Predicted 3D model of a 348-nucleotide part of an RNA (small-subunit ribosomal RNA, central domain) from an uncultured bacterium. The full RNA is in RNAcentral, with records from ENA. Rfam family: Bacterial small subunit ribosomal RNA. Rfam links the family to the GO terms structural constituent of ribosome and ribosome.

[in-house]
Context: one part of a larger RNA
């Protein structure tokens, strides 16, 4: 480079925004750059192919003819692509009218529960387990009542329900704020898709500084179990778990399925709109989401099946036997932990 692939065999980047680049709706006019056709020139010889000749053959060699990607000039064609100009509205966006929502940020606030403290009642146990023990308790525990403190999380509603690009988001109220859907078809008139680099976001754990600390709980201690038990079980318990600011940038970051657009039998739930019919209950149509089943098709099978893994187009990312190895070296980012990029020898 060509080809084949990426749900589970190797392979979709964690996610978005977007630069360059690639690709790009419909119609008219022009141009004739790409493109296509004709003609001419060039394309040295040797080489190559065909036929014939010479060495006893062949290799080798000689002659004749042919072929030659490409480049240049010129004449022409104008479908397609490009470029320039004009128009269109279905892609995209705007406006207006409705709508749903744990989308985000900040401030405030509520009740239940755990723990602790104070006081009352009350007395010998409580706690824990497979069974125990460590532990707590006559200095009055557990239980119960009243009051108080503090931190964290929000039962029921709650739903293969909703929202968000992903990570993720759940008591209630207020403020600020992002996106989405439906309807109208008024406006702009291709303004679009993708996206190497780049930038931003990115669970948990971890790191820095300062707070906070109820619960839970790595480490750690003790008690059990056991042949041992650096575990599983129990009693404790520190980082951490929470907040602010700043880092880290990873994951089974999963639908293990990149994004966008169009097309391709159906059935049945559910969420949010709109329209029609109906007194109503409800029925039907349609758009956007979210599930299940399944036709054709696809698939090695499992399965998938309008939310495609079907049929196509555009762009990006990635794969190419197992181990060595996501290692070494180098580079780069980081306070560190470590991250990103990423081999080879050797071996099967």
């Nucleotide at each position: 480079c060509u080809g084949g692939g990426u749900g589970u065999a190797a392979a979709g980047g964690g996610u978005g925004c977007g630069u360059a680049g690639g690709c790009u709706g419909u119609u008219c006019u022009g141009u004739g750059c790409g493109u296509c056709a004709g003609a001419g020139g060039u394309g040295a010889a040797a080489u190559c192919c065909a036929c014939g000749g010479g060495c006893u053959u062949a290799a080798c060699u000689c002659g004749u003819g042919g072929g030659g990607u490409g480049c240049c000039u010129u004449u022409g064609a104008u479908a397609c692509g490009g470029c320039a100009g004009g128009g269109c509205u279905u892609g995209a966006g705007u406006a207006c009218g409705a709508g749903a929502g744990a989308g985000g940020u900040g401030c405030g606030u509520g009740g239940a529960a755990u723990u602790c403290c104070u006081g009352g009642u009350g007395u010998a146990g409580c706690a824990g387990u497979g069974a125990a023990a460590u532990g707590c308790g006559u200095a009055g525990a557990u239980a119960u009542c009243a009051g108080g403190a503090g931190g964290a999380a929000c039962a029921c509603c709650g739903g293969u329900g909703g929202c968000g690009a992903a990570g993720g988001c759940g008591g209630c109220g207020c403020a600020c704020u992002g996106g989405c859907u439906c309807g109208u078809a008024a406006c702009u008139g291709a303004c679009g898709c993708u996206g190497a680099g780049g930038c931003a976001c990115g669970a948990a754990a971890g790191c820095g500084u300062g707070g906070g600390g109820a619960u839970c709980a790595a480490a750690c201690a003790g008690g059990a179990u056991u042949a041992g038990a650096u575990a599983c079980c129990c009693u404790g318990g520190u980082a951490g778990u929470c907040c602010a600011c700043g880092c880290c940038u990873u994951a089974a970051a999963c639908g293990a399925u990149g994004c966008a657009u169009g097309c391709u039998u159906g059935g049945u739930g559910u969420u949010g709109g709109u329209c029609u019919c109906g007194c109503a209950a409800g029925a039907g149509a349609u758009c956007a989401g979210u599930g299940c089943c399944g036709u054709a098709g696809u698939u090695a099978a499992c399965a998938u099946g309008a939310u495609a893994a079907g049929c196509a187009u555009g762009c990006c990312a990635c794969c190419u036997g197992g181990g060595g190895a996501g290692u070494a070296c180098g580079a780069u980012c980081g306070c560190a932990a470590g991250g990103u990029u990423g081999a080879a020898a050797c071996u099967c």